[in-house]
């Protein structure tokens, strides 16, 4: 220098155009004699910026960061 993958809560992670799964942790509640387990809730997120779309984490462009190749 080029090509190509991938970026989603505090951590892991699924979803590939409508109402953002899941598990860990945190918190709060029941339980307890106090925990700890168990159950219940709740709080949290789509790298940034444009574009298409009624509607974008999803398409498509550009910038950015990681990785793997080629040169």
């Nucleotide at each position: 220098g080029g090509u190509a993958a991938c970026g989603u809560g505090g951590c892991c992670g699924a979803g590939g155009g409508g109402u953002u799964a899941g598990g860990c942790a945190c918190c709060a509640g029941u339980c307890u004699g106090c925990a700890a387990a168990a159950c219940u809730g709740a709080g949290a997120a789509c790298a940034g910026c444009g574009g298409u779309u009624c509607g974008a984490c999803u398409c498509c462009g550009c910038u950015c960061g990681u990785u793997a190749c080629c040169u």